[in-house]
Molecule: small-subunit ribosomal RNA
Organism: Trichopus zeylanicus subsp. travancoricus
RNA sequence: AGAGUUCGAUCCUGGCUCAGGAUGAAUGCUGGCGGCAUGCUUAACACAUGCAAGUCAGACGGGAAGUGGUGUUUCCAGUGGCGUACGGGUGAGUAAUGCAUAAGAACCUACCCUUGGGAGGGGAACAACAACUGGAAAUGGUUGCUAAUACCCCAUAGGCUGAGGAGCAAAAGGAGGAAUCCACCCGAGGAGGGGCUUGUGUCUGAUUAGCUAGUUGGUGAGGCAAUAGCUUACCAAGGCGAUGAUUAGUAGCUAGUCUGAGAGGAUGAUCAGCCACAUUGGGAUUGAGACACGGCCCAAACUCUUAUGGGAGGAUGCAGCGGGGAAUUUUUCACAACGGGUGAAAGCUUGAUGGAGCAAUGCCGCAUGGAGGUAGAAGGCCCACGGGUUGUGAACUUCUUUUCUCAGAGAAGAAGCAAUGACGAUAUCUAAGGAAUAAACAUCGGCUAACUAUAUGCCAGCAGCCAUGGUAAGAUAGAAGAUGCAAGCGUUAUCUAGAAUGAUUUGGUGUAAAGCAUCUGUAGGUGGCUUUUCUAGUUUGCUAUCAAAUCCUAGGGCUCAACCUUGGAUAGGUGGUGGAAACUACCAAGCUGGAGUACGAUAGGGGUAGAGGGAAUUUUCGGUGGAGCAGUGAAAUGCGUAGAGAUUGGAAAGAACACCAAUGGUGAAAGCACUCUGCUGGGCCAACACUAACACUCAGAGAUGAAAGCUAGGGGAGCAAAUGGGAUUAGAUACCCCAGUAGUCCAAGCCAUAAAUGAUGGAUACUAGGCACUGUGCAUAUCGACUUGUGCAGUGCUGUAGCUAACGCAUUAUGUAUCCCUCCUGGGGAGUAAAUUAGCAAGAAUGAAACUCAAAGGAAUUGAUAGGGGCCAGCAUAAGCGGUGGAGCAUGUGGUUUAAUUCGAUGCAAAGCGAAGAACCUUACCAGGGCUUGACAUGCAGUGAAUCCUCUUGAAAGAGAGGGGUGCCCUCGGGAACAUGGACACAGGUGGUGCAUGGCUGUCAUUAGCUUGUGCUUUAUGGUGUUGCAUUAAGUCCCGCAAUGAGCACAACCCUCGUGUUUCGUUGCCACCAUUGAGUUUGGAACCCUGAACAAACUGUCAGUGAUAAGCCAAAGGAAGGUGAGGAUGACGUCAAGUCAUCAUGCCCCUUAUGCCCUGGGUGACACACGUGCUACAAUGGGUAGGACAAAGGGUUGCAAUCCCACAAGGAUGAGCUAACUCCAAAAACCCAUCCUCAAUUUAGAUUGCAGGUUGCAACUUGCCUGCAUGAAGCCAGAAUCGCUAGUAAUCGCCUAUCAGCCAUACGGUGGUGAAUUUAUUCCCGAGCCUUGUACACACUGCCCAUCACACUAUGGGAGCUGGCCAUGCCCGAAGUCAUUACCUUAACCACAAGGAUGGGGAUGCCGAAGGUGGGGCUAGUGACUGGAGUGAAGUUGUAACAAGGUAGCCAUACUAGAAGGUGCAGCUG
Repeated sequence: AGAGUUCGAUCCUGGCUCAGGAUGAAUGCUGGCGGCAUGCUUAACACAUGCAAGUCAGACGGGAAGUGGUGUUUCCAGUGGCGUACGGGUGAGUAAUGCAUAAGAACCUACCCUUGGGAGGGGAACAACAACUGGAAAUGGUUGCUAAUACCCCAUAGGCUGAGGAGCAAAAGGAGGAAUCCACCCGAGGAGGGGCUUGUGUCUGAUUAGCUAGUUGGUGAGGCAAUAGCUUACCAAGGCGAUGAUUAGUAGCUAGUCUGAGAGGAUGAUCAGCCACAUUGGGAUUGAGACACGGCCCAAACUCUUAUGGGAGGAUGCAGCGGGGAAUUUUUCACAACGGGUGAAAGCUUGAUGGAGCAAUGCCGCAUGGAGGUAGAAGGCCCACGGGUUGUGAACUUCUUUUCUCAGAGAAGAAGCAAUGACGAUAUCUAAGGAAUAAACAUCGGCUAACUAUAUGCCAGCAGCCAUGGUAAGAUAGAAGAUGCAAGCGUUAUCUAGAAUGAUUUGGUGUAAAGCAUCUGUAGGUGGCUUUUCUAGUUUGCUAUCAAAUCCUAGGGCUCAACCUUGGAUAGGUGGUGGAAACUACCAAGCUGGAGUACGAUAGGGGUAGAGGGAAUUUUCGGUGGAGCAGUGAAAUGCGUAGAGAUUGGAAAGAACACCAAUGGUGAAAGCACUCUGCUGGGCCAACACUAACACUCAGAGAUGAAAGCUAGGGGAGCAAAUGGGAUUAGAUACCCCAGUAGUCCAAGCCAUAAAUGAUGGAUACUAGGCACUGUGCAUAUCGACUUGUGCAGUGCUGUAGCUAACGCAUUAUGUAUCCCUCCUGGGGAGUAAAUUAGCAAGAAUGAAACUCAAAGGAAUUGAUAGGGGCCAGCAUAAGCGGUGGAGCAUGUGGUUUAAUUCGAUGCAAAGCGAAGAACCUUACCAGGGCUUGACAUGCAGUGAAUCCUCUUGAAAGAGAGGGGUGCCCUCGGGAACAUGGACACAGGUGGUGCAUGGCUGUCAUUAGCUUGUGCUUUAUGGUGUUGCAUUAAGUCCCGCAAUGAGCACAACCCUCGUGUUUCGUUGCCACCAUUGAGUUUGGAACCCUGAACAAACUGUCAGUGAUAAGCCAAAGGAAGGUGAGGAUGACGUCAAGUCAUCAUGCCCCUUAUGCCCUGGGUGACACACGUGCUACAAUGGGUAGGACAAAGGGUUGCAAUCCCACAAGGAUGAGCUAACUCCAAAAACCCAUCCUCAAUUUAGAUUGCAGGUUGCAACUUGCCUGCAUGAAGCCAGAAUCGCUAGUAAUCGCCUAUCAGCCAUACGGUGGUGAAUUUAUUCCCGAGCCUUGUACACACUGCCCAUCACACUAUGGGAGCUGGCCAUGCCCGAAGUCAUUACCUUAACCACAAGGAUGGGGAUGCCGAAGGUGGGGCUAGUGACUGGAGUGAAGUUGUAACAAGGUAGCCAUACUAGAAGGUGCAGCUG
């Protein structure tokens, strides 16, 4: 310090997630030791048992023990004193009666310290105790006795009140032989403690906006330690509040703690300070102090007890128990230390505290051994089978002993002479023993360090995010190894950082979320120039304080560390005080530049009211006229012979104002346009008189605010939601058409919203230019209008710097700065719900949450795509010729059938395809019969040569039996080849996966494209080059150009054909010379031909055109002319295209079978559908007879002539040929002659019968061929669709491969005859380039919207129901203070006696908790039913949006419709 995740890729915005640190933690696995800390965060829930506050006999009387007595000692209930208000616990309540900090004045203070003074004289009781007595108990009652440091009176002091007399009002003793000590009373001061007041700070909500009657103040009185509405009577009407009162929710506050670079954020366990509380609520008493945790009274709930009448209790003290919970310890030791209480003291007491125990809960430290040790052992895992790794790791040798076991010694902590230690069998030290007692956990796809094999097969699972798993998973599980950390390691939860993701430091608002629709303006914020005063802000010095602890720092102490401890310090807050005076503020005085006023001109659809006008439309009344009009893509509804439309004249009505008109003007915006008039707002310019900062912005507030809509009233021509009808359509609640109502218009009142937009708040200043327009000045020019230059104010375009994610903005800023305001903080849910405000309503404004996703989004890029645009070529269309689709048959496929009908190929790019040939074989399929080291390969040992023949059985494979034979080489051991049986390694598989692969192939496409180095450019993806003007078959070539070069494709080089030359002349050829039946033979080498070499074609030449280019067009010559024709040749890539059944191959599977052998069957089935073909439908023909002309190919297991036989297929014979020699071999269309004469025929030949031939072991399923007989459909073919541009289509035969034969009408070749048409690129199809749009990128077979149906989830409404909280009216009125009291009672004092004073009780009154009751507010839960929302597998209906998305879309509004939606009106361009 960053990283992952939106995309095909990029930049940005923006969320989600991770890596760090931390914890009073919990949990899983594991666990050796020690030190120091920490340990109910939940039920402020309920509690058994024990302990946690006593002490003083030197205050007092008394009892008991003991004793012979005096005395003494000890213990003790009671009176009395001090303490129990501390210490300890908890955080419920409390948003201020609290806390933090800093101040203040009207106060109190037991014990303690200092100091002044004092304690004289009297008196009366009450407990204990005794007796009697009530009660179950708790606990009383009556009578009687008694002491004090208990109580009372008098005196006096100081003090207080008051000022005039005066009034009120203290004390106590104890111990000691004594000095004396300790107590007591009244003052003064102090220390420490406490009460009160004030400033500042102290969470969230405005969907809480008004609150308050003792409330705010005053006076009198009361009350308190003290101030005070603290209380009360009267008077006044105040007080608080947008700087957030009141109210609701939450919460103890702080020093600190965690985190962070810091600013901050979160938190408030332990330790320390303060506060509050003690079962819940109320109350007082005592006291220095309490409204009192281990006190009292009352009420309530709960628990215990009871004799039912009553009583008792409060662990939020320490242990502990139950419960709750993910979760938190021992019913321990000691007062030795420190501290507290008490006492004169010794002491006593203390669950405060000091210790121990339990818990890896945390932090820190130590150990689990060190050194050597390769045969790199065994075992495991992997493997390319060679090895690698675990791994010096272990074993083994040697050493050490921290720990451990055992034994011995043994502190400090102890102060204060001695004695005194819970911890403590302590720490620590010494000796002995023996490597002995001691390593786990998590992870290993990326982030993130660390990888392999196996199992599994979208299953099981994993997961923090992205994501993984569908048969080769580095992501699951276990394993081997590795990495990290280590007595711990992971997980979960929470906080913080990263997050600049709430931004003071430190963000934004044109398009990503975000500028209010616009203006006026209040509070507030900010504010021109000069001078003065002042010192509030500011700044600076000194000072007080912010407890200690903590943090930081320099040291010290435990062996180190954690831990403990000594000293020091920064910064910051608040207060006091001294200085400075620049800036801000205040005071005062000026200035004119900001702002305004007055004067003079001026432009304008600025506003408002009134008046006037013409064109058009519709209606209506006449005239003319006579058949259609209107409307559309095409129609129809509609209007019209009852006279439309058209035309012409008159009348009426309402609405809107052509041209001018613009890039223009004006207004705050919405908006504003015929002409004229009245009234009226604002702007700009000029001149420079006046005021003197009067300014800017603006929460709340107010005003205006298109269209639609609403209310009631007018008006209503045209247009037109709704509605009706006609079309279109699968449907058409739409688009189109015919009608048509609200509305649109006016006046009045509402509504308050728009894509109300420049998607850009206002103001001021500054920062290059250029061009244009509007208004108005100046200068120039001029007689004047023009002209030129320039100033101010506006309106636009272009563009530099700068800014921006980019697009873009750019003096009218999105630049550079200042001031003020609004608004934003992931997408959805949702601008929804509830609530509130205003509204007649529609609806508006304010405006959430649960839940859900990991994205949503902006700009730009490359593709792809478009029922976008431009250019271009193609048998793509058009123009032609011939087909397919109809018939029959052949063949392939689907389907069906079957024991099997083996398998593959499936749009183009499967379907006469793999298959260049299924009767057996092939053959992979089925049935049956058999084999198991196998039909085939290699290795081992053994036997036998091998080959061959015969018989039995069997469907065959096979099984069995018999015979014959003894080879070759040799070093005589044996060996080679072959055969046979055997054991094991293995063979074998046309079994699976073409989505694991290689290779090969198809296709786009023989289309012209596909890339790269360097440079330039962009933040980047990318772009440029490769685009542009021309041109080409071509990214072919030329020119231009921030590009310049290069590569793969194109072209050329290769083959065949076309011309010529040279050469070769046999088996081919024959002009000349002879010759024959015949190039038959002699001969010839001219010609044809054969096959080898060479030549030839290059826009080379000329004319035109083009840019003087590339090229194009035409011509000449030439066998051939612009690629001469054809072939081979197939860029980068696409389709997970095809093939595991050609072959090869990973992995998986079978192994007496999914392998192998055999016989028979099947692959040939047949209601049907499709593809490819053949033959036809006839006269351009068919039959018969005769006659002519090829090329290429094949042949010895072969082609076969000739002759004979057969109607023929064929049979017999076998010359010739290993082929330019011979054979297949007849070419056919064609020509000539003749018959048929338009018909299902002398067309067509299917089908069927009979008889034959041939191949083969075999022809039934199932071959081919022949003869005779039979003689079906079919008379040119619907929608649709295919091929072809010249030696092509069409048509005609011939041949090969495969092959015993052949289902070949197929495939591949070969020649013969031999056309028509192309005006051209509007359209269909596919393709190329440029450009535009895009919400697509699996790329339009894309994406995607809404209803409906189903499931689940959270949520709103809801008749209500049930709780909680709060305030409040009334009733009741406990305890208790206060007040009153005529009743009862009363030791101390006064009186002397009647009584009084005083106290107590009782009663009454005010207040008053709980309770009752009433209405109210807030809130939670639940609720039949119901509303929408979200999420789900591949459901249903449509297709609204994205392309011109097929009607451009969207915003507001209204109506309407199953649904997306449609339509009207106004607006926007996104």